A computed fold for a 72-nucleotide RNA from an uncultured Candidatus Saccharibacteria bacterium, annotated as transfer RNA. Its mean pLDDT, the model's own confidence on a scale to 100, is 82. It matches the Rfam family "tRNA". Rfam classes the family as a transfer RNA. It was read from a public genome assembly.
[in-house]
RNA sequence: GCCGACUUAGCUCAGUGGUAGAGCACGCCCAUGGUAAGGGCGGGGUCAUGAGUUCAAAUCUCAUAGUCGGCU
Numbered sequence: 001g002c003c004g005a006c007u008u009a010g011c012u013c014a015g016u017g018g019u020a021g022a023g024c025a026c027g028c029c030c031a032u033g034g035u036a037a038g039g040g041c042g043g044g045g046u047c048a049u050g051a052g053u054u055c056a057a058a059u060c061u062c063a064u065a066g067u068c069g070g071c072u
Base pairs, nucleotide, nucleotide: 001071002070003069004068005067006066007065010024011023012022013021018055026042027041028040029039030038048064049063050062051061052060
């Protein structure tokens, strides 16, 4: 220098055009003599950034940035 994949909650990841979710973590409660485990409820998101297409974009297109891998 060229090519490809990826970027969504604190972490690991789903979600392939129509109201953004799960597990763990965190907070509160239940339960226990107490702790761990367990059960219930809850908070937490500019969907990397910018633009385009569309009635409508996390999702499709382009550019940029970052991470990882391959080639040279």